[in-house]
């Protein structure tokens, strides 16, 4: 310098045909136990990496930008 690919909760990741975000672990609080794990139930945690454009409506479609793998030169 060209090229594909990833970014979404504290981490790991869904997320359909554009219809307005969810899982697991974790975190916290009850229940449960003589305690303590381990189980059960609830809860809170998100500008969708950033700008902008499209559209009634964008995590999702378009342009630029940035950050990270990888390939090519």
């Nucleotide at each position: 310098g060209g090229g594909u690919g990833c970014u979404u909760a504290a981490c790991u990741c869904a997320g359909c045909u554009g219809g307005u975000a969810g899982a697991g672990u974790g975190u916290c609080a009850g229940c449960c136990c003589g305690a303590c794990a381990u189980g059960c139930u609830g809860a809170a945690a998100g500008u969708c990496g950033c700008u902008g454009g499209u559209u009634c409506g964008a995590g999702u479609c378009c342009a630029g930008u940035a950050g990270u793998a990888c390939c090519c030169a």